[in-house]
Molecule: Lysine riboswitch aptamer
Organism: Lentibacillus populi
């Protein structure tokens, strides 16, 4: 001074990102407790079906309907404070382990390769989750931005400015440092 997915430190994107306790609505006048009165054999242990084993409540009335009264909670969701980043984060998910008495299949928890998103936002009654038209993800289409490279054009013809196209964060910027070579 080249080149290297080399290496370290810093840092940029911008309604940037994820968290955390308290508020606040919604969940919901719902779940469940008491009291009354009415049916009248079951009835719980994460659901659903098959085995089929425990424990516990029941005619002093299980499970349930009806009335009067008391009445949550989580998860998700605003807004604002704080706190830690810029693969911050989100899917995703091979396998593993645990939640029923054991089977199967689901669903809840924890950990988790591989692979996928540059970022925000709008649509879409497409899907899934959800108590939800709230929100999220997933996928499709579009708009907006950074940022590299290519190409035009303008420039002091150098920096950089606009325009199209195109890639992607294992990217880009800066600095420092190792190693080959010249």
């Nucleotide at each position: 001074u080249u080149u290297a997915a080399g290496g370290a430190u810093a840092g940029a994107g911008g309604c940037g990102c994820a968290a955390a306790a308290a508020c606040c609505a919604u969940u919901a006048g719902u779940a469940c407790g008491c009291a009354a009165u009415g049916c009248g054999a079951g009835g719980a242990u994460c659901a659903u079906g098959g085995g089929a084993a425990a424990u516990c409540c029941a005619a002093u009335g299980a499970c349930u309907g009806u009335u009067g009264u008391g009445g949550a909670a989580a998860g998700g969701g605003g807004a604002a404070u704080u706190u830690g980043c810029c693969g911050a984060a989100g899917c995703a998910g091979a396998c593993a382990g645990g939640g029923u008495c054991u089977c199967a299949u689901g669903c809840c928890c924890u950990g988790g390769a591989a692979g996928c998103u540059g970022g925000u936002u709008c649509u879409g009654c497409u899907a899934u989750u959800g108590a939800a038209u709230a929100a999220a993800u997933a996928c499709a289409g579009g708009a907006c931005u950074g940022u590299c490279a290519u190409a035009u054009a303008g420039g002091u013809u150098a920096a950089c400015u606009a325009u199209a196209u195109g890639g992607a964060g294992g990217g880009c910027u800066a600095u420092c440092u190792u190693a080959c070579g010249c």